[in-house]
RNA sequence: ACGGAAAUAGCUCAACUGGUAGAGUGGCGGUCUCCAAAACCGUAGGUUGCGGGUUCGAUCCCUGCUUUCCGUGCCA
Numbered sequence: 001a002c003g004g005a006a007a008u009a010g011c012u013c014a015a016c017u018g019g020u021a022g023a024g025u026g027g028c029g030g031u032c033u034c035c036a037a038a039a040c041c042g043u044a045g046g047u048u049g050c051g052g053g054u055u056c057g058a059u060c061c062c063u064g065c066u067u068u069c070c071g072u073g074c075c076a
Base pairs, nucleotide, nucleotide: 001072002071003070004069005068006067007066010025011024012023013022019056027043028042029041030040031039049065050064051063052062053061
């Protein structure tokens, strides 16, 4: 440099080929317990990597860029 894959909650991951984002874990509160852990219940938490475009509507489609991973290649 070229090709491919990925980026969504603090972390790990979903989201039906466009209809307005959810789970586990963690955090906080509660029940229980002498206390704690475990278990159970509740609750908060999101600029869907960053711009632009298409659309009534975009995590999803198009485009540019950034970062990470994999492969191929060039120079030394």